[in-house]
Context: one part of a larger RNA
RNA sequence: GAUUGAACGCUGGCGGCAGGCCUAACACAUGCAAGUCGAACGGUAACAGGAUAGCUUGCUAUCGCUGACGAGUGGCGGACGGGUGAGUAAUACUUAGGGAUCUGCCUCUGUGUGGGGGAUAACUAUUGGAAACGAUAGCUAAUACCGCAUAAUGUCUACGGACCAAAGCGGGCUUCGGCUCGUGCGCAGAGAGGAACCUAAGCGAGAUUAGCUAGUUGGUGAGGUAAAGGCUCACCAAGGCGACGAUCUCUAGCUGUUCUGAGAGGAAGAUCAGCCACACUGGAACUGAGACACGGUCCAGACUCCUACGGGAGGCAGCAGUGGGGAAUAUUGCACAAUGGGGGAAACCCUGAUGCAGCCAUGCCGCGUGUGUGAAGAAGGCCUUCGGGUUGUAAAGCACUUUCAGUUGUGAGGAAAGUUUAGUAGUUAAUACCUGCUAGAUGUGACGUUAGCAACAGAAGAAGCACCGGCUAACUCCGUGCCAGCAGCCGCGGUAAUACGGAGGGUGCGAGCGUUAAC
Numbered sequence: 001g002a003u004u005g006a007a008c009g010c011u012g013g014c015g016g017c018a019g020g021c022c023u024a025a026c027a028c029a030u031g032c033a034a035g036u037c038g039a040a041c042g043g044u045a046a047c048a049g050g051a052u053a054g055c056u057u058g059c060u061a062u063c064g065c066u067g068a069c070g071a072g073u074g075g076c077g078g079a080c081g082g083g084u085g086a087g088u089a090a091u092a093c094u095u096a097g098g099g100a101u102c103u104g105c106c107u108c109u110g111u112g113u114g115g116g117g118g119a120u121a122a123c124u125a126u127u128g129g130a131a132a133c134g135a136u137a138g139c140u141a142a143u144a145c146c147g148c149a150u151a152a153u154g155u156c157u158a159c160g161g162a163c164c165a166a167a168g169c170g171g172g173c174u175u176c177g178g179c180u181c182g183u184g185c186g187c188a189g190a191g192a193g194g195a196a197c198c199u200a201a202g203c204g205a206g207a208u209u210a211g212c213u214a215g216u217u218g219g220u221g222a223g224g225u226a227a228a229g230g231c232u233c234a235c236c237a238a239g240g241c242g243a244c245g246a247u248c249u250c251u252a253g254c255u256g257u258u259c260u261g262a263g264a265g266g267a268a269g270a271u272c273a274g275c276c277a278c279a280c281u282g283g284a285a286c287u288g289a290g291a292c293a294c295g296g297u298c299c300a301g302a303c304u305c306c307u308a309c310g311g312g313a314g315g316c317a318g319c320a321g322u323g324g325g326g327a328a329u330a331u332u333g334c335a336c337a338a339u340g341g342g343g344g345a346a347a348c349c350c351u352g353a354u355g356c357a358g359c360c361a362u363g364c365c366g367c368g369u370g371u372g373u374g375a376a377g378a379a380g381g382c383c384u385u386c387g388g389g390u391u392g393u394a395a396a397g398c399a400c401u402u403u404c405a406g407u408u409g410u411g412a413g414g415a416a417a418g419u420u421u422a423g424u425a426g427u428u429a430a431u432a433c434c435u436g437c438u439a440g441a442u443g444u445g446a447c448g449u450u451a452g453c454a455a456c457a458g459a460a461g462a463a464g465c466a467c468c469g470g471c472u473a474a475c476u477c478c479g480u481g482c483c484a485g486c487a488g489c490c491g492c493g494g495u496a497a498u499a500c501g502g503a504g505g506g507u508g509c510g511a512g513c514g515u516u517a518a519c
Stems, first nucleotide, its partner, number of pairs: 003518002006516005013367006019360002021325001026323003030320003035076003040073002043069002047067003050063006083278003093202006101195003106191008114148001116146002123138006154163003168183006204250003211241003216238008253275004257268004280301005303314004331357001333356003339353001340351004370400004380391004404461001406456005414447001418442009464509005469490003475504005485492002
């Protein structure tokens, strides 16, 4: 000199864009952060509409009939998104390869979707418990569950053969036989994207750590897995690693990148992006395409809370917020309008992801605090050799302007979708339905008192901080007297201190300026 997720001191006008617990992976009150589907199902607790009945004429009762829908069965999603960096020096990460694998939703191709059965929640009744939560009996449905049939391009095979599936729902028409469309479901193959595994090299410190290893190293066989493999087991062999640093100890998430530097290199790993690991601590599996699962389950532990003492409940390293720690780090905000995600045929619902707003000079960038004129070189201050010098065109005065802030008004863009009408094409028996395209209409904004623009008034509301001995730009007076003090280094101060304190003046930067810390 450059830089920072900075802090502290003094000061502080506006805007844009970013950033904001680096410490206790400390403990957490409260609210919200993952639901959705009635076009899978039995239904009707609440709300609204309709119908019927009663009448006191605006109420009561009944009916799931309709819109809808509490609780329940069932499906999909809660493995994404969001947080944190404790652990991990290699089961991580980065780069380059590999073969023995799996893959929900999505896309493409082929093919099938026949016929039956028994339950169970909800509900009703009885009942236990303080609660959490149950128990018994009875009733019922399904895209829930289970057989049968069918069976190959699938699996197994001794190549003879054997084995394995499914589910309906919705719209239109109907002579009630059915026809047709959409969507779903089963099997098989391919793709895309995703995931798992293996190999090599690279990726900290310490030798005041020199030997380490018994499933250890390899083989045969078996088990297990989606899959290769001591992954596990039985038997056999005695191997394997190591001064090219094994083992042990300490430290640490890794990378793209970031800062610095002419570069080589050095330092870092906040924000953003990719990967990994973790979710009170430790362990375990279940479900599932996917987890050994942050807002799931079980066990143990610590802690907190409730209790009728028998027993229960909880997990902010999600967003806000609280206490604590600390030099130090924000609102218990608004909205799903946009982008994206989940569910749904869709309308739509949910979304502390996200979009925005609030706070903070934390940083970067931009703008302003006025402009021109003005010598009697005013007054005052300071210095003085007492002549004057300087502050200084600075002020006042005169003439202008109005950015920003203020007040009033106007006002884009972020909006495409969706709904509806008409036309047209596909489909079809069909001018229904449904789908595609075109055109018209309608129509959704948290931000928001938006950005921008216009008008109004008036210089009006807006400058500080550090330094002035040398390094290093900038000097005099007073006070003090090795005192009080300064100081990055050299060093100043003991009676004329440009070095301490104050003043005048000056220098540097400027809504900042200095100091500290770090590289």